[in-house]
Context: one part of a larger RNA
């Protein structure tokens, strides 16, 4: 100087407390461990691995296994020989591969012999290849402490020196934020602000959006006409909030408490943004890369299988156990997205998944698209039930070369466990939790996951003694 303390002081955080809802019990989905297997590819492992890399494992993917094949190679550059390229067909076979038949002649230069470009085959070798090893050789990227308020430097001063001071102290703040003081005076990286979204408003603009006025029309609708951009909205530029004003308090300060005005008030709400560093944290399988290893194989092609196994254990979720509910019918109100290899309307068929159909739309124009919970009416009457839907049987639909291993969905039947969950444990402070549906990426098909969107919409916070993590000062130390 640090680190540590079941030392002290001050302070903060859904850290506790106060509340609300869960997990842990059940069934299923998914990831992991373990076990099994020819293989169940690899990585991630306290917080910070475990719906993680994977924003899509039937083939492909695919790295694994079995079998069949290849050896200048699936891919790149160079040399030589031959043939343009390319297209079609046959045999063998699971395919890859191997063997064979036919068609076909282009472009540029030319002394008409030929040469060249592009592309293919063959040969030889330089070389290719490696998701092989090392993340403890690395770059890059990322997690974490932590959006915690800290981490340092120059000069000066103090100290033999390590080092200290500044950065400590008194107030204050979300903040090393600001004020005051001070052998310090300044500065940098962080904080804050500058950026984006959202809440109010002005101007500009008015189609595909909107409809204050007039007219027409329908079962109904800005549906149509005339017209307009007032309103809604869209999207660009501005305004607006700064403790600016008032009162109190404070040291006359920084600030704090209250009030006015205001759409918004003291960082308005949310996001992006992550200091010096820590964990030899993670990644050689995104990529790049040193070294090592491999070169008829640890490389490459193909078919099939596996990654989907199953006595079990754990994590994360979904659905429930019901009446604040379930069922049937009726009737409202979103936002944000996506669509031409696509979204797919009307109409018809089917109980349904879906099929037929073909209008419109390269989209504020058309479509996906019926939002659901809510509300109204009726049924159910506490029952393993009109709760719950696993499992299984049968019949189907769709995608795709192909749904056996191993897809999703539909209909009929079947109706399991489950009556609120031990010890323990998680999230959340407001448009939040809880609850309800909608969209998107990936994608032929496949979502209870992920990323977004809106609807309905709470309870509680006395307080900081205690648990956890963190910041500052101080103290002890046989630790570095």
């Nucleotide at each position: 100087u640090g680190a540590c303390g079941g030392g002290g002081g001050c302070c903060c955080g859904c850290a506790c407390a106060a509340g609300c809802g869960g997990u842990g019990g059940a069934g299923c989905a998914u990831g992991u461990g373990g076990u099994u297997c020819a293989a169940u590819u690899c990585g991630a492992u306290g917080c910070a691995a475990c719906g993680c890399g994977a924003a899509a494992a039937a083939c492909c993917u695919u790295a694994c296994c079995u079998g069949g094949g290849u050896u200048u190679g699936a891919c790149a550059u160079c040399u030589g020989a031959c043939g343009a390229a390319c297209c079609u067909c046959u045999g063998c076979g699971a395919a890859a591969c191997c063997a064979g038949a036919g068609g076909g002649u282009g472009c540029c230069c030319u002394u008409c012999g030929g040469g060249g470009a592009a592309u293919g085959u063959c040969a030889a070798g330089a070389c290719a290849g490696g998701u092989g090893c090392u993340g403890c050789a690395u770059g890059g990227c990322u997690g974490u402490c932590g959006u915690c308020a800290g981490c340092u430097c120059g000069u000066g001063c103090c100290g033999u020196g390590a080092g200290g001071u500044g950065u400590u102290g008194g107030g204050u703040u979300a903040a090393g934020u600001c004020c005051c003081g001070c052998a310090a005076c300044g500065a940098g990286c962080g904080c804050a602000a500058c950026c984006c979204c959202u809440a109010c408003u002005u101007u500009u603009a008015g189609u595909u959006g909107c409809c204050c006025c007039c007219g027409g029309g329908u079962g109904a609708u800005g549906c149509c006409g005339u017209g307009g951009c007032a309103c809604u909205c869209u999207a660009a530029a501005g305004g607006g909030a700064c403790u600016g004003c008032c009162c109190g308090u404070g040291u006359u300060a920084a600030g704090c408490g209250g009030g006015a005005g205001g759409a918004a008030g003291g960082u308005g709400g949310g996001g992006a943004c992550g200091a010096c560093g820590u964990c030899a944290a993670g990644u050689c399988a995104u990529c790049a890369u040193g070294g090592c290893c491999u070169u008829u194989a640890u490389a490459c092609c193909c078919a099939g299988g596996g990654c989907u196994a199953c006595a079990c254990a754990c994590g994360u979720g979904c659905u429930a156990c019901a009446a604040u509910g379930g069922g049937u019918g009726g009737u409202a109100c979103a936002a944000a997205g996506c669509g031409u290899c696509g979204c797919c309307a009307a109409a018809g068929c089917g109980u349904g998944a879906g099929c037929u159909g073909g209008a419109g739309c390269u989209a504020a124009u058309c479509g996906c698209a019926g939002a659901a919970a809510a509300c109204c009416a009726c049924c159910c009457c506490u029952a393993g039930u009109u709760c719950g839907g696993a499992u299984c049987g049968a019949a189907g639909u769709c995608u795709g070369c192909a749904a056996c291993u191993c897809g999703a969905c539909u209909u009929c039947g079947u109706g399991a466990a489950g009556c609120u969950g031990g010890a323990a444990u998680c999230g959340c402070u407001a448009g939040u939790a809880a609850u309800c549906g909608c969209g998107g990426a990936u994608c032929a098909g496949c979502a209870u996951g992920c990323c977004g969107c809106g609807g309905u919409g709470a309870a509680u916070a006395c307080g900081u003694u205690c648990c956890c993590g963190g910041g500052c000062c101080u103290u002890g130390u046989a630790c570095a």
Source information
The part of an RNA shown here (small-subunit ribosomal RNA, 3' major domain) has 480 nucleotides and comes from an uncultured bacterium. The prediction has a mean pLDDT of 84.